The RNA shown here (transfer RNA) has 72 nucleotides and comes from a Verrucomicrobiota bacterium.
It was read from a public genome assembly.
The source organism's lineage runs through Bacteria, Pseudomonadati and Verrucomicrobiota.

[in-house]
RNA sequence: GGGUUGGUAGCUCAGUGGUAGAGCAUCGGCCUUUUAAGCCGUUGGUCGUGGGUUCGAUCCCCACCCAACCCA
Numbered sequence: 001g002g003g004u005u006g007g008u009a010g011c012u013c014a015g016u017g018g019u020a021g022a023g024c025a026u027c028g029g030c031c032u033u034u035u036a037a038g039c040c041g042u043u044g045g046u047c048g049u050g051g052g053u054u055c056g057a058u059c060c061c062c063a064c065c066c067a068a069c070c071c072a
Stems, first nucleotide, its partner, number of pairs: 001071007010024004018055001027041004048064005
């Protein structure tokens, strides 16, 4: 330098044109002599950045940034 895959909540990931979700974690409550465990609820998002297509983009197209791998 070229190619492939990926970037979505604090972490791990799903979602693939039509209101952005789960588990864990945080916080509050219940239970418990206490801790742990368990139960209920709650908070949390510029969907990597900038453009384009579209009535509408996390999703499709282009460029760029970052990470891993492969080739040179």

Rfam family: tRNA. Its family is annotated with triplet codon-amino acid adaptor activity in the Gene Ontology.